[in-house]
RNA sequence: GGGCGGUUAGCUCAACGGUAGAGCAUUUGGUUUACAUCCAAGGGGUUAAAGGUUCGAAUCCUUUACCGCCCA
Numbered sequence: 001g002g003g004c005g006g007u008u009a010g011c012u013c014a015a016c017g018g019u020a021g022a023g024c025a026u027u028u029g030g031u032u033u034a035c036a037u038c039c040a041a042g043g044g045g046u047u048a049a050a051g052g053u054u055c056g057a058a059u060c061c062u063u064u065a066c067c068g069c070c071c072a
Stems, first nucleotide, its partner, number of pairs: 001071007010024004018055001026042005048064005
């Protein structure tokens, strides 16, 4: 330098172009002598950045940044 894949909650990951979710974690309450487990309820998101297409974009297109793999 070229090709491919990835970037979404604190972590690991989902998500036909039509209200962004799950598990773990975390907070509160219950259960316990206490802790753990378990039960119930909640909080937490500029979907890496910018632009474009569209009535509508995490999703499609372009560029940029970062990470990984392959080729040279």